[in-house]
Context: one part of a larger RNA
RNA sequence: UGAUGUUGAAGGAACUCGGCAAAAUGCCCUUGUAACUUCGGAAAAAGAGGGACCAAUUUUUAGGCAACUAAGAAUUGGUGGCACAGAAUAGGGAGAAGCGACUGUUUAUCAAAAACACAGGUCUCUGCUAAGUCGUAAGACGAUGUAUAGGGACUGACGCCUGCCCGGUGCCGGAAGGUUAAAUGGUGGAGUGCAAGCUCUAAAAUGAAGCCCCGGUGAACGGCGGCCGUAACUAUAACGGUCCUAAGGUAGCGAAAUUCCUUGUCAGGUAAGUUCUGACCCGCAUGAAUGGCGUAACGAUUUCUCCGCUGUCUCCAACAUCAACUCA
Numbered sequence: 001u002g003a004u005g006u007u008g009a010a011g012g013a014a015c016u017c018g019g020c021a022a023a024a025u026g027c028c029c030u031u032g033u034a035a036c037u038u039c040g041g042a043a044a045a046a047g048a049g050g051g052a053c054c055a056a057u058u059u060u061u062a063g064g065c066a067a068c069u070a071a072g073a074a075u076u077g078g079u080g081g082c083a084c085a086g087a088a089u090a091g092g093g094a095g096a097a098g099c100g101a102c103u104g105u106u107u108a109u110c111a112a113a114a115a116c117a118c119a120g121g122u123c124u125c126u127g128c129u130a131a132g133u134c135g136u137a138a139g140a141c142g143a144u145g146u147a148u149a150g151g152g153a154c155u156g157a158c159g160c161c162u163g164c165c166c167g168g169u170g171c172c173g174g175a176a177g178g179u180u181a182a183a184u185g186g187u188g189g190a191g192u193g194c195a196a197g198c199u200c201u202a203a204a205a206u207g208a209a210g211c212c213c214c215g216g217u218g219a220a221c222g223g224c225g226g227c228c229g230u231a232a233c234u235a236u237a238a239c240g241g242u243c244c245u246a247a248g249g250u251a252g253c254g255a256a257a258u259u260c261c262u263u264g265u266c267a268g269g270u271a272a273g274u275u276c277u278g279a280c281c282c283g284c285a286u287g288a289a290u291g292g293c294g295u296a297a298c299g300a301u302u303u304c305u306c307c308g309c310u311g312u313c314u315c316c317a318a319c320a321u322c323a324a325c326u327c328a
Stems, first nucleotide, its partner, number of pairs: 001323008010314002014312001019309001027051005036041001038157001052079012080084001092307007099299002104116002120155007132141003158294004163224003168221002170217005177212003183206002188201005225243005252286001253283001264280005
């Protein structure tokens, strides 16, 4: 000097990105227990008190015919210690917000989460030799199942809801019409031959799906506007005009895990708050199953605050053991 422990005056988070680490809590009995809530919970909420040993009295349970044995309980009185759940084992608690409903799963070896999954919801395909998948095939799975079944996609408990746009892309439907291959067809033409013929070329016409075309479809891929003026203070604009569009963002939420400007403004909390909470709304660039907004319970999740507690700190010190170092 380092490591692992133990202890510490006064203060008690002033430390720090952050209470990281440590301390504190811890068992049993009695009592008592809030908001909120899906009425189950929240809850061991929080908080308060007791606990050893000795004696007496009363008494319970089990066994036994009984004597009694075992395990307790209540009351009263007393005894000792610094300390009585005397060691060890053994929850710190509360409030607010975000995200995800939950229990689960995950980057074996830097990430455990808000990611994945999930029950529930919706769309879509599939009528059975099913669709789909594997295989060249035979065949197999699906399934010894049969639409309350099976496959695919998205969302993700529950509650309240899920607006407008079908112009583009996709998908579905459509006995007309246009375009369109092979094939059919064979007018005409060319070569050759004395000729019959043979060979080659080839117009019209017939001719599928697809595409064009006509409709539908958003819990399909996706999208959801400018400018100007206007009210008897001012300001603002319920209102009007105009341009464009397939349609111009509804409900809700909103400086947000989304807000650049920004430490926005106001309020709360602090002596002092770029974080936090509640509002406001000029949303750079929110928004409805790419789900929107809430939500009890849950979380080795993220953020803020308070109580308790402490060597985290003010400010370091001593001790034990080990290492390092010096000497032998």